C1' cells in the first nucleotide's frame, strides 16, 4: 500500500441483486389480562434520522465518490 467483506432500535436480525406509501422480526423494557402468586401464555404500547460527510435523483438502507471501525487475503 491494494483488493475483498461487513456495520440498520438496548441485542441478533430480514430488505441493498431490481430506488418508491409508513424500514421488519425475534428478544428485551413498560403497561394490562390472566394466576392465590409467580412462571408460561395473551394483548397494547416504547425504542432506529439504516456508521459519518457528500453526490445523483421528484425520490436513497438500497445507486455513486469519499471517509471510519472490524475482519479476511495479496505485497
Nucleotide at each position: 500500500g491494494g483488493g475483498c467483506c461487513a456495520g440498520u432500535g438496548g441485542c441478533u436480525u430480514a430488505g441493498a441483486c431490481a430506488g418508491g406509501u409508513u424500514a421488519u422480526a425475534g428478544c428485551g423494557c413498560c403497561c394490562g389480562g390472566c394466576u392465590g402468586a409467580u412462571a408460561a401464555c395473551c394483548g397494547g404500547g416504547c425504542g432506529g434520522u439504516c456508521g459519518c460527510c457528500g453526490g445523483u435523483u421528484c425520490g436513497a438502507a438500497u445507486c455513486c465518490g469519499g471517509u471510519c471501525u472490524g475482519g479476511c487475503c495479496c505485497a
Predicted 3D model of a 75-nucleotide RNA (transfer RNA) from a Thermoplasmatota archaeon. The sequence is in RNAcentral, with records from ENA. Taxonomically the source falls in Thermoplasmatota (Archaea, Methanobacteriati). It matches the Rfam family "tRNA". The coordinates come from a structure-prediction model, not an experiment, and the mean pLDDT is 82.